Bacterial RNase P class A from Candidatus Geothermincola primus, 390 nucleotides, folded computationally. Taxonomically the source falls in Candidatus Geothermincola (Bacteria, Bacillati, Candidatus Geothermincolia, Candidatus Geothermincolaceae).
RNA sequence: GGAGUUGGUCGGGUGGUCGCGGGCGUUCUUCCCUGGGGGAGGCGCCUGAGGAAAGUCCGGACUCCACAGGGCAGGGAGCUGGGUAACGCCCAGGCGGGGUGACCCGACGGAAAGUGCCACAGAAAGGGAGACCGCCCGGGGGUGCUUGUCCGAUGGAAGGUAUCCCCGGGUAAGGGUGAAAAGGUGGGGUAAGAGCCCACCAGCAGUCCGGUGACGGGCUGGCUUGGUAAACCCCUCCCGGAGCAAGGCCAAAUAGGAGCCGAUGUCGUGGCCCGCGGCGCUUGAGGCUCGGGUAGGCCGCACGAGGCGCGUGGCAACAUGCGUCCCAGAUGGAUGACCACCGCCCCUAAAACAGGGGUACAGAAUCCGGCUUAUAGACCAACUCCCACU
Numbered sequence: 001g002g003a004g005u006u007g008g009u010c011g012g013g014u015g016g017u018c019g020c021g022g023g024c025g026u027u028c029u030u031c032c033c034u035g036g037g038g039g040a041g042g043c044g045c046c047u048g049a050g051g052a053a054a055g056u057c058c059g060g061a062c063u064c065c066a067c068a069g070g071g072c073a074g075g076g077a078g079c080u081g082g083g084u085a086a087c088g089c090c091c092a093g094g095c096g097g098g099g100u101g102a103c104c105c106g107a108c109g110g111a112a113a114g115u116g117c118c119a120c121a122g123a124a125a126g127g128g129a130g131a132c133c134g135c136c137c138g139g140g141g142g143u144g145c146u147u148g149u150c151c152g153a154u155g156g157a158a159g160g161u162a163u164c165c166c167c168g169g170g171u172a173a174g175g176g177u178g179a180a181a182a183g184g185u186g187g188g189g190u191a192a193g194a195g196c197c198c199a200c201c202a203g204c205a206g207u208c209c210g211g212u213g214a215c216g217g218g219c220u221g222g223c224u225u226g227g228u229a230a231a232c233c234c235c236u237c238c239c240g241g242a243g244c245a246a247g248g249c250c251a252a253a254u255a256g257g258a259g260c261c262g263a264u265g266u267c268g269u270g271g272c273c274c275g276c277g278g279c280g281c282u283u284g285a286g287g288c289u290c291g292g293g294u295a296g297g298c299c300g301c302a303c304g305a306g307g308c309g310c311g312u313g314g315c316a317a318c319a320u321g322c323g324u325c326c327c328a329g330a331u332g333g334a335u336g337a338c339c340a341c342c343g344c345c346c347c348u349a350a351a352a353c354a355g356g357g358g359u360a361c362a363g364a365a366u367c368c369g370g371c372u373u374a375u376a377g378a379c380c381a382a383c384u385c386c387c388a389c390u
C1' cells in the first nucleotide's frame, strides 16, 4: 500500500419567519356551575418517532375467564454447560463441514423397536444379495508350432507349448456400473484369492486417565455392523385460553321485542373425554332465527425485567453495588412549511475555483426481550493474508 473478517457509531447540521401535540406552573383574560371547582385562551418552563417504529415469526409482563384439575389428540424444542422474567434467543465449549487464514455454517437424540424409500445403470442395493468381464484347478474336444522318445516313417503315437470352445469346482483380490457394492492402503501367503496373516489407519467393544459435561487421549482385542428420520415413527423435555378492539368506571338510549327448539338438561375462553362448579327441570335454564337501541366521555396511558456513568465478580453472555436522569402518549390521529448558509456523495476534470445534480430504508398506538427483512453514504477499533521498502 492492497484485499478481506468480526464488532461498533452516525445516518444530516446551523440561523431566521410562521404553524402543531403533551406535561407542569401562573396574583393574566373569559365562560359554566356557585363552599370552590371545571373548560377555553394568554404567558413562562420542559419535552415530542426508529435502528429497524416494518414483518406479526417466537417469548413474556399485564388484564379477564373458576380449577391455570386429570387425560387424549395437537403444537414446540432436540450436542454439552451457562445466561435470562422467558424463549425457537444470547454466551462459552464439543463434534462435523467450508476457507491459506482471521473467521463462517450446522433441522447436531435414536436406523439392532417397527414400517417405508434408494429411480436408472449394474450380475447384485443385503442383517449374507450377488457373478457380467475376468483369475485358478480338474475333465473333454478343435487348431497351429515343436521334439534328443516310440512306431508299420511324405505320416502317425506320446509329450511340451500357444490359442479357442464346452462341463464341473474354487474366488470376490483386478476391471466395469453406480451417490453408495460387506472397512482402506501396503506387504506376505495361496492353485488363484480373501483380515487368511502382519504393519499403519478408520470403525466397534472392553478398560484406564483428563474433563461438571458433550467429548478427548492411552492400552488391549474378536477382525468389521449400507444410506435416508429436512420420511412415518420411537425417546427425552416443555406448552390452559383469549387478548389494550384486554379490561374497568360514568352517562345516555331502546322494543322487560317477536317466533322456534327445549329437560338421561344447559352453561362454564380452541377440539374430545372424565371430574368439579353455576343455573334449571315446563310458572322454562339455555340455545337458534328475525328485529330494535347505543357507538359519547374518562381510566387503563407510560417510572419501566428503564437509560447513562463508574466500581466489583465472571473468558463471555450477564449479575451486582453506588451515583445520576425522566427522554411521545395521539384518537380522523401531533414534530410541518418557507428562506439562507454549511456538511457528505457524484459529474464537469489532470489538480483546483465556479457550476450542476443528489442525500438511503422509512412514522409510535399497551409495553418489553429477541429473530427476520429493507437500507444512499460516512467513520472507528481489533484481527488475517498478500506485495514493496528498511
Stems, first nucleotide, its partner, number of pairs: 001386010012342007020048007028041006050361001054372002057370005062243004069274004074239005079093005094108001095106004109234002114232002116228003132175002134171014149157003183201006202224001204221007247299004257290005265279004306325008343359005
It was read from a public genome assembly, where an Rfam model found it. Model confidence (mean pLDDT): 79 of 100. It matches the Rfam family "Bacterial RNase P class A". The family's RNA type in Rfam is ribozyme. Of the family's consensus pairs, 95% are formed in the model.